Two RNAs folded together computationally: RNase P RNA and transfer RNA, 411 nucleotides in total. Its mean pLDDT, the model's own confidence on a scale to 100, is 77. Rfam match: Bacterial RNase P class A. By type it is a ribozyme.
[in-house]
RNA sequence: GGAGCGGGCCAGACCGCCGCGGGUGCGAGCGCCGAAAGGCGGCACGCGAGGAAGGUCCGGACUGCAAAGGGCAGCGUAGCAGGUAACACCUGUCCACCGCGAGGUGAGGAUCAGAGCAACAGAGACGAGUCGGGCCGGCGGCUUCGGCUGCCGGCCCGGGUGAAACGGGCAAUCUCUACGCGCAGCAACACCGAAUAGGCCGGCAGUGACGUGGCCCGCGGAGCCGGCGGGUGGGUGGCACCGAGCCGCGCCGCGAGGCGCGGCCCAGAGGAAUGGCGGUCACGCGCGGGGCGACCCGCGCGCACAGAAUCCGGCCUAUCGGCCCGCUUCACAC
RNA sequence: CUGCCCAUAGCUCAGCUGGAUAGAGCAACGGCCUUCUAAGCCGUAGGUCGCAGGUUCGACUCCUGCUGGGCAGGCCA
Repeated sequence: GGAGCGGGCCAGACCGCCGCGGGUGCGAGCGCCGAAAGGCGGCACGCGAGGAAGGUCCGGACUGCAAAGGGCAGCGUAGCAGGUAACACCUGUCCACCGCGAGGUGAGGAUCAGAGCAACAGAGACGAGUCGGGCCGGCGGCUUCGGCUGCCGGCCCGGGUGAAACGGGCAAUCUCUACGCGCAGCAACACCGAAUAGGCCGGCAGUGACGUGGCCCGCGGAGCCGGCGGGUGGGUGGCACCGAGCCGCGCCGCGAGGCGCGGCCCAGAGGAAUGGCGGUCACGCGCGGGGCGACCCGCGCGCACAGAAUCCGGCCUAUCGGCCCGCUUCACAC
Repeated sequence: CUGCCCAUAGCUCAGCUGGAUAGAGCAACGGCCUUCUAAGCCGUAGGUCGCAGGUUCGACUCCUGCUGGGCAGGCCA
């Protein structure tokens, strides 16, 4: 220097002007919107997208159903050990496969519990049997007594077919084992306000309808379901100031991670804010000019994927360009 | 938010408890019939089975991840 492997990081920076969202503090009166509940309006301060906020594939928190309880069914996971609130995630390690290697991938429990499947080819494909040859034994026939031959049984070997031939394969086929999972989801759920025809018809219902979103038990339990007709389609909390939170240091651990100390407060709407313009600098590309050259100057363009919606931990997928660290291999030089 | 389904020829669909030449109807093309056309008859071509990977001897079928499309449920009385 070429080719590559693993890991980490950034996702333009700064200034000015205008604008948007919500928070805290002060202020405590007035005004506006609304039928009401309720909301908005002032000043100051600080804050305001991501590594994936995405897909919604797993796991939890939270809330309701009984403080969610027993059994069956069903679903999921799968070497071993550990981490964690939990997981299908992560770490270490064994084994198998791929790679010269650094490394990568693995749905890697069980086929002596049982069942099922294997096209074509091949004599034979999952129950065993035998296409050919050899040896042994038994019975029989012929015999020149050396043997030859037929049948049955046992053992051994084999060309060829095929992925696979008395030995296996497939459990990403059913199944078995171990472990886990009750069900639903913030349109959960709670409260407030408004509204009315809290009506009619049919069916089911204390001989238990209905709920516990599969079934049985258990528990609750007096209404439930469908059609017609009617009303509303608003607000507040949940919800974003305290967390499985972020940063730094120390200790323990190979590591994932754990513990302790110190510091910090860090988006939050409800059709959905997080933006626009200008300037300087940085990065990339193109053009022109200067210079032998490294390079310099000017102009123009570009700057990815994508955007929170109850919250959190993961996985997967998308992503212009760039930086850093460790390592492998090849070539050359010393 | 949750649950579920579909993608196969130009169009509409089969095939999906794995077995290889992936079929059918309509459409297209050629021929026959007819004076000509339609209908009818005969034949032909046309497929990355949405994409990628995996399991398996073997994948349209089984599994995983993407892409596109569709359906259903959820106010009060």